Parts: sequence; C1' cells; structure tokens
RNA sequence: GCCGUUGUAGCUCAGUGGCAGAGCGUCGCUCUUGUAAAGCGAAGGCCUCGAGUUCAAUCCUCGGCUGCGGCA
Repeated sequence: GCCGUUGUAGCUCAGUGGCAGAGCGUCGCUCUUGUAAAGCGAAGGCCUCGAGUUCAAUCCUCGGCUGCGGCA
C1' cells in the first nucleotide's frame, strides 16, 4: 500500500429500519450482632466521526479514524 473485519453503559457483549437491552460492576433499601451471600430498586449511552438514502438510521450506502487479521 491492498483486502477483510471491528467500534453500543465503567467492563464483557446482544440487538432490530420505528421507545436501546443483558450479565458483571457501582449506589440505595431489606435481611444479619456485623460482613458476605441473597432479595428488591435506582443511576449510568448524542450507539466512533462526517456525509448520503429514507417519513424515520445504532441498523442500509460512501468516506475518515481506531483496534485486529491476511497479502505484498
């Protein structure tokens, strides 16, 4: 340089053209002599950036950037 792939909550990852989710973690409450465990609840996201298509884009198209893999 070329090709493919990846980017979503603090972390690991789902997700579908029409309200963005789970587990773990964090915080609060219950329980306990206390801690842990368990139960209940809450907070936390401009879905990597820009443009395009569309009534509507996290999702489709194009480009940029980042990580990974392959070829040279």

This is a predicted structure of a 72-nucleotide RNA (transfer RNA) from Allomyces macrogynus ATCC 38327. The coordinates come from a structure-prediction model, not an experiment, and the mean pLDDT is 82. It matches the Rfam family "tRNA". It is annotated as a transfer RNA. The source organism's lineage runs through Eukaryota, Fungi, Blastocladiales, Blastocladiaceae and Allomyces macrogynus. It is recorded under the gene name tRNA-Thr-TGT-3-1.